[in-house]
Context: one part of a larger RNA
Parts: sequence; structure tokens; C1' cells
RNA sequence: GGCAUAUGGUGGAUACCUUGGUGCUGGUAGCCGAUAAAGGACGUAGUAAGCUGCGAUAAGCUUCGGGAAGCCGCUUGCAGGCGUUGAUCCGGAGAUUUCCGAAUCGGGAAACCGCGUUCGAUUCAUCUCGAACGAUCCCGGGCUGAAUGCAUAGGUCCGGGAAGGGAACCGGGGGAACUGAAACAUCUUAGUACCCCGAGGAAAAUAAAGCAACCGCGAUUCCCCUAGUAGUGGCGAGCGAAAGGGGAGCAGCCCAAACCAGAUUAACGUUAAAACAUGCGUGUGUUGUUGAUUUGGGGUUGUGGAACUUCGUGGGCGGGAGCGCAUUCCCGCCGGGGAGUUAUAAAGGCAGUUCCUAGUCUAACAGUCUGGAAAGGCUGACCAAAGACGGUGACAGUCCGGUGGACGAAAGGAACGGCUCUCCUUGACGGAGGAUCCAGAGUACGGCGGGACACGAGAAAUCCCGUCGGAAGCAGGGAGGACCAUCUUCCAAGGCUAAAUACUAACCAGCAACCGAUAGUGAACUAGUACCGUGAGGGAAAGGUGAAAAGAACCCCUGUUAGGGGAGUGAAAUAGAACAUGAAACCAUAUGCCU
Repeated sequence: GGCAUAUGGUGGAUACCUUGGUGCUGGUAGCCGAUAAAGGACGUAGUAAGCUGCGAUAAGCUUCGGGAAGCCGCUUGCAGGCGUUGAUCCGGAGAUUUCCGAAUCGGGAAACCGCGUUCGAUUCAUCUCGAACGAUCCCGGGCUGAAUGCAUAGGUCCGGGAAGGGAACCGGGGGAACUGAAACAUCUUAGUACCCCGAGGAAAAUAAAGCAACCGCGAUUCCCCUAGUAGUGGCGAGCGAAAGGGGAGCAGCCCAAACCAGAUUAACGUUAAAACAUGCGUGUGUUGUUGAUUUGGGGUUGUGGAACUUCGUGGGCGGGAGCGCAUUCCCGCCGGGGAGUUAUAAAGGCAGUUCCUAGUCUAACAGUCUGGAAAGGCUGACCAAAGACGGUGACAGUCCGGUGGACGAAAGGAACGGCUCUCCUUGACGGAGGAUCCAGAGUACGGCGGGACACGAGAAAUCCCGUCGGAAGCAGGGAGGACCAUCUUCCAAGGCUAAAUACUAACCAGCAACCGAUAGUGAACUAGUACCGUGAGGGAAAGGUGAAAAGAACCCCUGUUAGGGGAGUGAAAUAGAACAUGAAACCAUAUGCCU
């Protein structure tokens, strides 16, 4: 020096464990914000670095409920307190809530600096301190008011609103490339990723200028099929319907216009004709006609609709249309009918029921053996609408928490139906008539250039945009995949609309042939922390004493609060805090063999 064995050291693999993750299911909830959010800075405890909570009333204040013996967070200790006159704790409501932040009095290198107005405290006075208010834009209204006469612009004040944040889902405006085509350019990837704007609990779409095919259907949305079909396509790679059928869910409405009435205004007219609902009589006289604007009524469709004319059906009372009578029309009241807070109008209140936000009650086991410890073994019982699960000194239906079952709210919230309430209607419905009127115009459509449609310009309909042209108007117009005719079908150029559908940041309940600390989230632990970077950004490592601290009094070695040896605790200390198990590399010691 090597090898072997044994005993140790080092190291932290392995098996075991789980506070944490991952994926999913069902439900709830689906927004927060100028009444100042989300997110932060700085503070705040007797002692206090971090986390948590809270805000100068600062690990908290008030009140109403729950609950019952302990409590002053993680967090021990020291010191000092609180609590059966009910604390701590849990839940509802409220108060306080520094500074920054949309940040909004002005500024600013966020958490800082400075100012004005009114009121107050203090002062002889100033200073200082406190409270409230003071940004901008939009909408509505009032006042004021230039050039410039009326006006307008502008100014100023009041009231209302907006702003900013948010995981995914949704609508819109923009919009790639890698890639595939075995290269690549049309094409594909893909209207994807990404950026921006906007909204809601869903969004969008939605009540046929639709489909269909000579039969018919009857808003939209979503699912299954149709069907990888018809098509489209350097007819390559690929892309890829619809009708129709079956389901989920169902809901329909309102304007514009004609016409009538009122108001304002302009023109015409003003001798008294025209006019004052109609008829007769009487009376009035800037009343009338036309245009424009505006308000109310009316009206909403395609076997055409509406206005208008006419016919039929019809609750009562009162008033009015200059006056009297009659008719007609209009208005109001009672009664009748209908509907409703989610579209077709809209705001509540009352009590009830069922839930949510704390909770309450709840069955049934003993002995003995081993052991440090019984839940294990043995013996004999019991409950079960409860033998889910977790804990307890090893494996517990009957020890504890629970579980199955049954109950419970002062306060706040949700849903449901009811009553109240509110609204509509009472002139509507039905029939007939007829080219009297109306029915969304720089629109439809066309040329050119693009885009969307499964459809790449194609025979290319349909829809949308730019540009240049530019209708008809109901005897009308669009569509039925060029186009024309016939036929069929629908009525554009205005608007609203629940449900079925999408998603899950958050909350509740649960599940797993998901992980088990190099795994599972980056993060089981003061983790988006420490640390790195000017910055955008990047981004860790790090779990386990024991059943219980019983966490080692006392003694010894020593420079020593280091480390160790005794003693003691404990079942165990080779469980001693660098703490469960404790592999290997590596390092020692002892013994044996070899050299």
C1' cells in the first nucleotide's frame, strides 16, 4: 500500500408520512370603483425582525345574534391584564379607515412638496393646527354675454353621468410568421397568435325583401345526424357546407309615414266671401288657406297592410265642441275585461314559504393478555336512517370530533308564489268597397377595386366596404346560385327581445387505477420571497425530535455561551434539537491475509 471482515464518521439516497399541489364533477355567485376600487407605502403590540390582522379609535371600537370557560394571532418566555355582570372565539349590521394609487386643488423623481375659499381652535398679532370644499370631459338646465342690432361664440353656476381595475368566456377594429404543400409564389398555418376598443353575467343573433319546390315550412341560438356528402382547390396540400330529419329551449313586440287635433312660426288674405263638427236658426270674426317645426292621438303589414268610405255587433253616468234643439265626435268617472317588473310602460310596500351568511341535539363496550402506550389478541355484549372520514401513546361502528337523522336567525341577503300596487283596454272586432293617400333614397341596383360567404373571379348568385354613377315606389319591389320568361315566395334601406349556449378569478360540497418533497404549482417552509439584472425581466434552495418537552437539574474536561463525558428523562437519546429511517461514493479505527 492492497484485499476482507467488523465498528464508526461523513453524506442524505431509499422506504414511510403529508400541512401542499394537480385534474375533474355538482352547485352558488358572476362584477369592484368618485360613498374613492384593484394594488401598495408607512405605521400599529408593554417587550416585536418577519408573516397575519388592523389604521392615529390602528392584532383593534359599537351593536345585534351564536357560544360557554377560558383568553391576550403565528409565538414560547418575562411583565401585566381580561373573563359566568358571559370574555376570547364565530356570524350579521355599523363606526373608524394615515399617505399613494383612476387620484381628481396645483406640482411631482408614487406613498412627497406647495396653494386658494369658507368655518373653527390658539395668539396682542402673525405663524401654526383642525374641518369642509376646490381636476377634466359629456349631457341637461339657469344666469350672463363679444366682434354685431337681434343673436351666436364665449363666460359662469346648479343637477346628473363618465373615468380605473378584473381569470376565462363574448362582440367589434387591426392582424403575422414559423409550418404544410416533402422546394416554393396562389393556397395552407389562420382570421389563429398578438395588439386595440367595448359590453355583460352571459355576449352575440333574433320575429323572413327567409327556406323550399309546384308539396310544404314558419324568429334566433345550441346539440346529434345529414357528411367528410354536394362542392371548392397550383382540382395539389388541403378547405368543406346547406336544405331536410331528430332533440334542447321556445315569445313575441315597438317605431317612421299617411290621417286627425293642438302649439309656434313664415307667406298669402283681411270690403266679408272663405271659417267656427253636421242640419236649422242666431251670433262671432285675424277667425281662414298653404308651407315648416314640434307635441299628443292614430298606425305597423304581404292569402297584402293602413288611412278613407260604408254595413253589422255595442255596459252606465257626467261634461265639452260660441248659443238653442237633434245627430255625431271628444274628455272624465264608475263598473267590466286583460297584463306586469326579463323585451312589448314602470316604482315600490306588506306578510308568508324555502334557502344562504353563526350554530344545536344525536345511538351503541366491557373484561382480560402482551406492551411504554391497546384501538391489537382472547372472551362475552351492544347500536345501526349512523360500518363516510379524521383524531386519540400500534389497527376503534359503540373514546373524541363527526357521520345518518332531526332542528335553528336578532340582523343582512336570495328565490318563489300571494296581497297591495302599476299599466293597458272599453271603440274595438268582423264584413265589404275602390289604382284616394302612405309604407324607411343618394337607398336598392350598376361599372371599377377589394373583402365575407365551405365557394381561390369562376357561368358566380347572396352579403359588406371604397369610388363613380344611380331607380321604381304597390299597375310597386326583392329572392328562388349568371341571365330571361313563367311560376312560387317574401316586403330591404328603423328599433327592442327571455330561454336553450360559452366561461370560472371567487365561494360551498365532493371525487381521483393523480403527485408524494430532484415529485406535485415556481412556491407544502416569512415564495414571486432571497438573489440576479439599469430595465423589461429572470428566479431559487429550504418539510419530518418525541405519544407527551418529559428539550437533559447537578457534576467533570476546557480559553469557551464550542464540543464532549457522567447523571437524569424517555419504550428508545446510535430519538439530543446539525434531532425519524439513514444506502453509496468518501474518511477512519480494530483484526486477519497478501506484498